[in-house]
Context: one part of a larger RNA
RNA sequence: GGAUGAACGUUGGUGGCGUGCCUGAGAUAUGCAAGUCGAAUGCACCUGUCGCAAGGCAGGUAAAUGGCGGACGGCUGAGUAACACGUAGGAACCAACCCCAAAAUAAGGGAUAGCCCCGCGAAAGCGGGGAUAAUACCUUAUAGUCCCCGCUUUUUGUGGGGUAAAGCGUUUAACGGCGCGUUUUGGGACGGUCCUGCGGCCUAUCAGGUAGUUGGUGGGGUAAUAGCCUACCAAGCCUAUGACAGGUAGCUGGCCCGAGAGGGUGUUCAGCCAGAGGGGUACUGAGAUACGGACCCCAUUUCUACGGAAAGCAGCAAUCAGGAAUAGUCGGCAAUGGGCGAAAGCCUGACCGCGCAACGCCGCGUGUAGGAAUAAGCUCUAACGAGUGUAAACUACUGUUGUAAGGGAAGAAUCCCGAUGUUACAUCGGGGUGACUGUACCUUAUAAGAAAGGGGCCGCUAACUGCGUGCCAGAAGCGUCGGUAACACGUGGGCCCCAAACGUUAUCC
Numbered sequence: 001g002g003a004u005g006a007a008c009g010u011u012g013g014u015g016g017c018g019u020g021c022c023u024g025a026g027a028u029a030u031g032c033a034a035g036u037c038g039a040a041u042g043c044a045c046c047u048g049u050c051g052c053a054a055g056g057c058a059g060g061u062a063a064a065u066g067g068c069g070g071a072c073g074g075c076u077g078a079g080u081a082a083c084a085c086g087u088a089g090g091a092a093c094c095a096a097c098c099c100c101a102a103a104a105u106a107a108g109g110g111a112u113a114g115c116c117c118c119g120c121g122a123a124a125g126c127g128g129g130g131a132u133a134a135u136a137c138c139u140u141a142u143a144g145u146c147c148c149c150g151c152u153u154u155u156u157g158u159g160g161g162g163u164a165a166a167g168c169g170u171u172u173a174a175c176g177g178c179g180c181g182u183u184u185u186g187g188g189a190c191g192g193u194c195c196u197g198c199g200g201c202c203u204a205u206c207a208g209g210u211a212g213u214u215g216g217u218g219g220g221g222u223a224a225u226a227g228c229c230u231a232c233c234a235a236g237c238c239u240a241u242g243a244c245a246g247g248u249a250g251c252u253g254g255c256c257c258g259a260g261a262g263g264g265u266g267u268u269c270a271g272c273c274a275g276a277g278g279g280g281u282a283c284u285g286a287g288a289u290a291c292g293g294a295c296c297c298c299a300u301u302u303c304u305a306c307g308g309a310a311a312g313c314a315g316c317a318a319u320c321a322g323g324a325a326u327a328g329u330c331g332g333c334a335a336u337g338g339g340c341g342a343a344a345g346c347c348u349g350a351c352c353g354c355g356c357a358a359c360g361c362c363g364c365g366u367g368u369a370g371g372a373a374u375a376a377g378c379u380c381u382a383a384c385g386a387g388u389g390u391a392a393a394c395u396a397c398u399g400u401u402g403u404a405a406g407g408g409a410a411g412a413a414u415c416c417c418g419a420u421g422u423u424a425c426a427u428c429g430g431g432g433u434g435a436c437u438g439u440a441c442c443u444u445a446u447a448a449g450a451a452a453g454g455g456g457c458c459g460c461u462a463a464c465u466g467c468g469u470g471c472c473a474g475a476a477g478c479g480u481c482g483g484u485a486a487c488a489c490g491u492g493g494g495c496c497c498c499a500a501a502c503g504u505u506a507u508c509c
Stems, first nucleotide, its partner, number of pairs: 001509004006505005013364006019357002021322001026320003030317003035068003040065002044061007075275003085199006093192002098188008106140004115130006146162006167180005201247003208238003213235008250272004254265004277298005300311004328354001330353003336350001337348004367397004372390001377388004402446006411436001415431007453498005458479003464493005474481002
């Protein structure tokens, strides 16, 4: 000198864009953060309409069964020195939703929740009986290029055995058609698992480490390779090219400094990994050993009728604590993206916005022009004068900004209705959708009005004098300064630097 997720002191007009618990992975009151589908299903209820009624039609709602999604998105960096990450390769694999190709979608059955009845419990919730539905569940059939076994002139052909499925909407007088699904096989895409080479911290005051350890065989296991697991057999395997142990640490793209080499760092953003009060376990599923799922143990907290129950903000806000220190219990799904749905749509603290903070970067302003051989005041003085200083006053002007008034966006595409063509959808006409927001921006009016400080002045280092003090009080980054004329302390005037900031401290180069 540059840099910072900074803090502290003094000061402080404004806009844009960013950034904002670095400490206790400490504890959390309250609200919200993952639902959706009636075009899978039964029942109950409500509204409208038709009907004398029974009931029909249309629309809607709660809980329940069922499907898909809760493995994404969001947060944090505790652990981890490791195939965790980066990079370059590899093979024995999986793959829901999506796309392509081929084929199929047949015949039956028994339950169960919701519901009704009864009972237990303070609650959380639970038990018994009865009836019921399905794209829930089960059985049977069928089977090709799929799987297993055998034979074969191992390209292949052939024989035997095995594994499937679910319906719904719409249209038609009906048959049937169309659309969405379901099942099987093969391929693709997206995504993921596993293995390996190389690369990146400190300590030798850590020198030996290892017994599923190293390899083999049989068996098991996995989507798959493998001591991954197990029985037996052998005695191997790693290590001064640093094993093992200890300390520290998420890794990277990047970011900062530097001419570079290199050093430091890993906030925001992006990729990967890991974690969800601490520890462990599996279930479901295409995918988890699952933050807002389950079970067990521990610690903590809460409710209780003392018999028992409930909870997990390292999601968004917010609270307490800790700390030098870090914000609103805000608005909206309008946009982008995601989940579900045929769609309308619903959900979305992701996200988009507004708010707070000079925390950072950038921009603008605090007036402009004229105005005296130069007012007053203050300071210095050799008492002549000099400085502050065109500075002020005063005159004229402008309106960035401020205030007031008026106008006023883009961000909107989806979507609905109708028509035409084609049915992927396209075109045309009409209608509707904005949190931010009456915001940005534009115009007009108005008044110089509301808007400058901080540090320094002995040398390094730009900028000097008066007074006070007298090794005192004090200053200080280093050299040092102060003991009676201190350009170094305190204060006045003047000057220098930067400027809505200026200094100090901390850390890196």
This is a predicted structure of a 509-nucleotide part of an RNA (small-subunit ribosomal RNA, 5' domain) from Candidatus Roizmanbacteria bacterium RIFCSPLOWO2_01_FULL_35_13. The source organism's lineage runs through Bacteria, Bacteria candidate phyla and Candidatus Roizmaniibacteriota. It matches the Rfam family "Bacterial small subunit ribosomal RNA". The sequence was found in a public genome assembly.